THF (Tetrahydrofolate) riboswitch aptamer, 99 nucleotides, folded computationally. The sequence was found by an Rfam model in a public genome assembly. Rfam family: THF (Tetrahydrofolate) riboswitch aptamer. Rfam's curators write: Tetrahydrofolate (THF) riboswitch was first reported for Ames et al. as an RNA motif in 5' untranslated (5'-UTR)regions of folate transport and biosynthesis genes in Firmicutes genomes. Rfam 15.1 lists 747 matches to the family in 747 species.
RNA sequence: UGCAGAGUAGAAUAUCGGGCGUAAAGUGCCGUAUGAACGGGGAGUUGUCAUGCGGACGAAAAACUUUUGUUUGCGGUCUGGUAUUCGCAUCCCGCUGCC
Numbered sequence: 001u002g003c004a005g006a007g008u009a010g011a012a013u014a015u016c017g018g019g020c021g022u023a024a025a026g027u028g029c030c031g032u033a034u035g036a037a038c039g040g041g042g043a044g045u046u047g048u049c050a051u052g053c054g055g056a057c058g059a060a061a062a063a064c065u066u067u068u069g070u071u072u073g074c075g076g077u078c079u080g081g082u083a084u085u086c087g088c089a090u091c092c093c094g095c096u097g098c099c
Stems, first nucleotide, its partner, number of pairs: 002098004010086010020075003029055008040093004061072004
């Protein structure tokens, strides 16, 4: 010098547990403002995430009980564990192996 590779935050799905809502919050969609994170180091987007505000859309209850409770459901619901898969937008340097 060249070639190959490893590693993060996190994400998705499945499953188990615990909640919330079912008197409609949440989820998902659009706009906007602010902020955050993005392999060991540096930079970092038109990508990602969080929060606030605004907008459009919008639902599955039932049985028992008899006083607001229990159970079974339902919700693109929240959260913790486990398993699997994926995984730095990108650039430079570094690390490991080989030449």